[in-house]
Model confidence (mean pLDDT): 83 of 100. Predicted 3D model of a 1548-nucleotide RNA (small-subunit ribosomal RNA) from Salinivenus lutea. Rfam family: Bacterial small subunit ribosomal RNA. Taxonomically the source falls in Salinivenus (Bacteria, Rhodothermota, Rhodothermia, Rhodothermales).
RNA sequence: AACUUUCCUACUACGGAGAGUUUGAUCCUAGCUCAGGACGAACGCUGGCGGCAGGCUUAACACAUGCAAGUCGCACGAGAACGUUCUGGCUUUGCCAGAACAAGUACAGUGGCGAACGGGUGCGUAACGCGUAGACAACCUGCCCUCAGGCGCGGGAUAACCACGGGAAACCGUGGCUAAUACCGCACGUCGUCUGGAUCCCGCAUGGGAACCAGAUGAAAGCCUUCGGGCGCCUUUGGAUGGGUCUGCGUCGGAUUAGCUCGUUGGUGAGGUAACGGCUCACCAAGGUGUCGAUCCGUAGCUGGUCUGAGAGGAUGAUCAGUCACACUGGAACUGAGACACGGUCCAGACUCCUACGGGAGGCAGCAGUGGGGAAUCUUGCACAAUGGGGGAAACCCUGAUGCAGCCAUGCCGCGUGGAGGAAGACACCCCUAUGGGGCGUAAACUCCUUUUCUGCGAGAAGAAACCCUUGUAGUUUCAAGGUGUGACGGUACCGCAGGAAUAAGGACCGGCUAACUCCGUGCCAGCAGCCGCGGUAAUACGGAGGGUCCAAGCGUUGUCCGGAAUCACUGGGCGUAAAGGAUGCGCAGGCGGGGCAGCAAGUCAGAGGUGAAAUCCUACGGCUUAACCGUAGAAGUGCCUUUGAAACUGCUGCUCUUGAGUCCUGGAGAGGUUGCCGGAAUUCGUGGUGUAGCGGUGAAAUGCGUAGAUAUCACGAGGAACACCAGAGGCGAAAGCGGGCAACUGGACAGGUACUGACGCUGAGGCAUGAGAGCGUGGGGAGCAAACAGGAUUAGAUACCCUGGUAGUCCGCGCCGUAAACGAUGGAUGCUCGCCGUUGUCUCGUUAGGGGACAGUGGCUAAGUUAACGCGUUAAGCAUCCCGCCUGGGGAGUACGAUCGCAAGGUUGAAACUCAAAGGAAUUGACGGGGGCCCGCACAAGCGGUGGAGCAUGUGGCUCAAUUCGAUGCAACGCGAAGAACCUUACCUAGGCUCGAACGCUAAGUGCCCGCUCCUGAAAGGGAGCUUUCCGCAAGGACGCUUAGCGAGGUACUGCAUGGCUGUCGUCAGCUCGUGUCGUGAGAUGUUGGGUUAAGUCCCGCAACGAGCGUAACCCCUGUCGCUAGUUACCAGCGGGUAAUGCCGGGGACUCUAGUGAGACUGCCUGCGCAAGCAGUGAGGAAGGUGGGGAUGACGUCAAGUCAUCAUGGUCCUUACGCCUAGGGCUGCACACGUGCUACAAUGGCUGGUACAACGAGUCGCCACUCUGCGAGGAGGAGCGAAUCUCUGAAAACCAGUCCCAGUUCGGAUUGGAGUCUGCAACUCGACUCCAUGAAGCAGGAAUCGCUAGUAAUCGUGGAUCAGCAAUGCCGCGGUGAAUCCGUUCCCGGGCCUUGUACACACCGCCCGUCAAGCCAUGGAAGCUGAGAGCACCCGAAGUCCGCGGCCCAACCCUUUGGGAGGGAGCGGCCGAAGGUGAGCUCAGUGACUGGGGCUAAGUCGUAACAAGGUAGCCGUACCGGAAGGUGCGGCUGGAUCACCUCCAGA
Repeated sequence: AACUUUCCUACUACGGAGAGUUUGAUCCUAGCUCAGGACGAACGCUGGCGGCAGGCUUAACACAUGCAAGUCGCACGAGAACGUUCUGGCUUUGCCAGAACAAGUACAGUGGCGAACGGGUGCGUAACGCGUAGACAACCUGCCCUCAGGCGCGGGAUAACCACGGGAAACCGUGGCUAAUACCGCACGUCGUCUGGAUCCCGCAUGGGAACCAGAUGAAAGCCUUCGGGCGCCUUUGGAUGGGUCUGCGUCGGAUUAGCUCGUUGGUGAGGUAACGGCUCACCAAGGUGUCGAUCCGUAGCUGGUCUGAGAGGAUGAUCAGUCACACUGGAACUGAGACACGGUCCAGACUCCUACGGGAGGCAGCAGUGGGGAAUCUUGCACAAUGGGGGAAACCCUGAUGCAGCCAUGCCGCGUGGAGGAAGACACCCCUAUGGGGCGUAAACUCCUUUUCUGCGAGAAGAAACCCUUGUAGUUUCAAGGUGUGACGGUACCGCAGGAAUAAGGACCGGCUAACUCCGUGCCAGCAGCCGCGGUAAUACGGAGGGUCCAAGCGUUGUCCGGAAUCACUGGGCGUAAAGGAUGCGCAGGCGGGGCAGCAAGUCAGAGGUGAAAUCCUACGGCUUAACCGUAGAAGUGCCUUUGAAACUGCUGCUCUUGAGUCCUGGAGAGGUUGCCGGAAUUCGUGGUGUAGCGGUGAAAUGCGUAGAUAUCACGAGGAACACCAGAGGCGAAAGCGGGCAACUGGACAGGUACUGACGCUGAGGCAUGAGAGCGUGGGGAGCAAACAGGAUUAGAUACCCUGGUAGUCCGCGCCGUAAACGAUGGAUGCUCGCCGUUGUCUCGUUAGGGGACAGUGGCUAAGUUAACGCGUUAAGCAUCCCGCCUGGGGAGUACGAUCGCAAGGUUGAAACUCAAAGGAAUUGACGGGGGCCCGCACAAGCGGUGGAGCAUGUGGCUCAAUUCGAUGCAACGCGAAGAACCUUACCUAGGCUCGAACGCUAAGUGCCCGCUCCUGAAAGGGAGCUUUCCGCAAGGACGCUUAGCGAGGUACUGCAUGGCUGUCGUCAGCUCGUGUCGUGAGAUGUUGGGUUAAGUCCCGCAACGAGCGUAACCCCUGUCGCUAGUUACCAGCGGGUAAUGCCGGGGACUCUAGUGAGACUGCCUGCGCAAGCAGUGAGGAAGGUGGGGAUGACGUCAAGUCAUCAUGGUCCUUACGCCUAGGGCUGCACACGUGCUACAAUGGCUGGUACAACGAGUCGCCACUCUGCGAGGAGGAGCGAAUCUCUGAAAACCAGUCCCAGUUCGGAUUGGAGUCUGCAACUCGACUCCAUGAAGCAGGAAUCGCUAGUAAUCGUGGAUCAGCAAUGCCGCGGUGAAUCCGUUCCCGGGCCUUGUACACACCGCCCGUCAAGCCAUGGAAGCUGAGAGCACCCGAAGUCCGCGGCCCAACCCUUUGGGAGGGAGCGGCCGAAGGUGAGCUCAGUGACUGGGGCUAAGUCGUAACAAGGUAGCCGUACCGGAAGGUGCGGCUGGAUCACCUCCAGA
């Protein structure tokens, strides 16, 4: 100083982060996914250096080769060869013999110690295997230390060796020789052990210890020596070390494994062991174990630790350390202090190798290494220098332990790849761009500097001190001094010098989560993706590029673990509706348990002691230049044990108490249960009577019944089932459930009372019992009802809803079944926590009231509180305690398999593969409803007139075509764009042409024209020829035109789903919002709802709202009345003049009118009603009365509505064409269908004649008076007028006459023939009009459908735009004549507000269910087939221990009568016994023709089950039936809408 803990809090340190995804949005629930850390990793791309670590996780698969355990001559016998030197000899580059040295050395052998350590691996093992704490009075321990004592005398063998023999080999046999610290005997006996005796001490039981006496029994080995001694050997004591055994506690999953066990449990005795013990055996007893999980199955070495985590936990058990197990597989023992033995033995098996076929050999899970497996894991290295181990007296030898090196970015740590300056922000590349520029970017270049690293050269460690030798000392224990020599790593680390920026950067990512953005390419393709999700022509999401971000010698990906996940919740969750309360009760075990006193001390708390190995983690300090790493010290190790205390709480024991619980007495209430008897109403049936043609049934019908007499009605009878009213959210019961009356038997609750017992209680896994309806068995019964079934309807169909019938069943007895939406979707018990109002039972007070109170029930509203919200709220879903049950995403599935129950149906228990990113609850806003309420609209109704039928016009579809250009397509396209298609228009087609182009701008070069005229060719455009030959300027040059070249042109080409603008529509509907405040966790609500009122969210009142905005209204225009002003071209009353006549003229400003400006109308007044707003009135007044009438004006938004072809415009596309010019054609095409219109079908009419009255407008390339002419369209002349002046301009219907007389006509006019007129270059395709002739359909229009509420409909004409002309019957205006009807809001359509339901939100043209068909996937069953595992029974039985026998064999030793015996052994037998074999079953896995369901898959088929009252309310259980969803019966539930009634509550 510190993991941790506690306190203090001024400082410091430590210490818990979430996000995405269900929805239109919200809150909650819930799953999935991500961000972090880690790794013995692997893979991809990349790669400079060093340090420290690590490196077969898979095949405990098989292994070539080498090495990994030897050593000791100071235990022993024997004892070379080679070599060197010398000598001798000889056959003299050499050979032989001998001697010495080497050397008493090496190999081999006997003997000793070691080989049981060290090293490897994790197969097995769920176990006293491991961990922890203990025990052994039930044990052993070589070498080491210590104590005491001893080491005397003998003996016989045997290897080596020699000889012989067998064998291919491995190896073996026989004979012979020899030694020991090898082996054996005897003696001594400190002493040990055993037996007997008697004594003492001690202990937790068995018991232990000490000393004594007697008896029995038991030892030894020598070697070396400097002669001092040393090393060894034997016995004993104690220790140390190491081991053995036993015990408490802890130690994975499965109950779809519930029973297991016969040496099993115990005893007695024996055997065996170092030792206890069924460890083994004999006998006896029948035990032992298990829901506190035995047995069985699966998986796994355990721990210190490691990773993660705030922690508690979770996961894990590489390296290091402890321990266990194993050593090719299985079994067994031997030796030994120690093994049942990795580099020993035997046997069996599999495999490999050798072989002469007779027989042998082997075991890398030691270090390297090989093959194989695998995504994947290294060198056949150096050294014993250090540390350690074995042997030895020692030197020394051995040591793949170890120390080092090699390989690998496998990890951690450190360093570097340069530093400073440097803006002309450089020329460039590249990228972007709005084309101006911006980015890359101080980056580079360049200047100066440095040298870690690198290269070269030089120098160069520590790790080494011992052992050993010598000397000193009494001293070869030791100590001191001196001395010789020892380094694998390694010429390494480190250091110095020189050189020179020199040698050194990548990976992933850039839609959100999550730091980082643009361009191009692609076009639901290619692809991405951890989740959500990107990609269908403007992709920050794919691919590339530029830029950026994050890490960095690494970066990403994959896998696994923890975290986040409070998502198994001990810390720290839940169960009314989200998943989740058992159908209900009784109750064994278990868990929990009232008050007082006392004791004990198991739990609990405190102190102390022991232990909790080391390493790791943490702290401090220190060592490598730093760090990683390492060292030293400390702390910690939350645990266990021992011991001493405490006694509050729990527990135990004892005594006691009464409030919990129970007993007793009294009392009343009750559809509580069981049994029996009785009753009346009704249905049906039978008999009889009356009576006649229908009855019955439905939306409407039919089947059915009925003239053989039904229905109806009366009487009598039969039979079964159910019990109206009373009756109530009233009562009783544990629940299911219980309803006529009476009786018997019987259970429980409640109230009151005081007495008694004295905690006797609560809950309750298993267990037992009860358990609606349906269903099953058997026997009855059977009136009604009624699955199935039949028939009739409905319908596209109708296996349904509706109708007529009808069988099981419904009822009873007995026996099963055991499930329901068995629900309050709410387990039981106890205590506590404001109130108000009903009601049932009993008691009580009493002032007797319509009163108050108490207990026990049963309801409603509500406070606090709680809840995600809804809601709950003393009958809790509040606050607490106890016990039980249950949940952990949706689907698969309450399915499969297994087990169990059942006669069956089926019940109970109850998975997985696979698949999805949701499924879900509550509430919100909308939308919708074949939900409700209120209200409005020519919405219906009431009316008038049409359309749909005819002909024609026009538009569209379709068809056709070279083209019939394009667009518009329910309302809201279709007489629409188009207010004018013969050419043009024109966008289309055919043909002929042009290519800077038909038009505009710019640049450069060339040219001089251009314009105009003429001619040729041609359909024209175009082409060609000719004539003419410019202007300004002094000039340069310019203007203009042409040619060439290049930018730019041009496009009615595409995208209205990239857009602007404009428009339609809901809808001129009354709505749509905001600020502040308030309420709600929130989405949101309030305001804006409510009561009235209005055309209106118009206004008033009320109100947690108060205000405001866009809409409504008003302001604007036209029109209706009046005033004022002004009168020309308008007007003309009065005055005057004039005409055949006319405002014709003078004049007038009165009137009409014109066009400016005002007034007027506001529910202002009255009456009634009303709080008010306001409403009403044949009200008044007024030209007009309640918005006077009409127009313009179109909120927030909806429809990806319409338009790229009005215009504009992003992007894309075309550029001798998708551009431009020209001619001709087409847009006008015609079996057909539809829309919109016109004309008609006639007499309210047609025709002829006469006659009256408008308004809005238009006019000079025009309107055209008037005259002439033509039957006419028109033509020829020609005045006026750029307009209140002139013209268009005769208005028509109407009215007055005449005629027609109901006819396909004197209706109707299509069609066609002929003849014309006009416009225009041009009327053929393809104009209008005129005349003559022709005279079609059509006689009032099916289903269906449209417009219109007053100057409206209807009807009549009239003007204009476009326009040469016109296909206009269209469109936009104008006036004339001028109705009918509105009871009313039930219904259809559309809309508004409120409310309700919802599984809809692309919003009902929504959502969605099931069969069938297709593809893919996983899975169940299945005749069987294959494999694996464990157990059982039997057979066989190796090696081997043990037991027995041992006729055969035997040196030393003992006895001996010398024969032998004792003893030992071979061999044989027996028990056990591995492998093997056989058998019957079991379990698991794989596979399997066929078969079952399930899941998934843009656009398949059939229906429409569910969500709204989903069109028959839905759902649950059960039964039957049906292509399918499903239908029906019975019972149940509300998680059903709507209306009505009852009850309760709140308010009045």